[in-house]
RNA sequence: CAGGGGGUAGCUCAGUUGGUAGAGCGCUCGGUUUGGAUCCGAGAGGCCGCAGGUUCAAAUCCUGUUCCCCUGACCA
Repeated sequence: CAGGGGGUAGCUCAGUUGGUAGAGCGCUCGGUUUGGAUCCGAGAGGCCGCAGGUUCAAAUCCUGUUCCCCUGACCA
């Protein structure tokens, strides 16, 4: 420098036809227990890396930009 993949909840990841964003673990509260673990129920928590565009409507499509990973090339 070229190509490809990725950035979504505290963590690991889904979200494939554009239509109001989810799971597991963790966290909080309650139940069970003498108490704890386990188990059961409920809840909080993210506007989707950033900026712009298209659209009635964008995590999803388009452009730019930034960070991480892989492959190749170049230089030594």

Transfer RNA from Sphingopyxis macrogoltabida, 76 nucleotides, folded computationally. Rfam family: tRNA. From the family's description: Transfer RNA (tRNA) molecules are approximately 80 nucleotides in length. Gene Ontology term of the family: triplet codon-amino acid adaptor activity. The RNAcentral record of the sequence draws on ENA.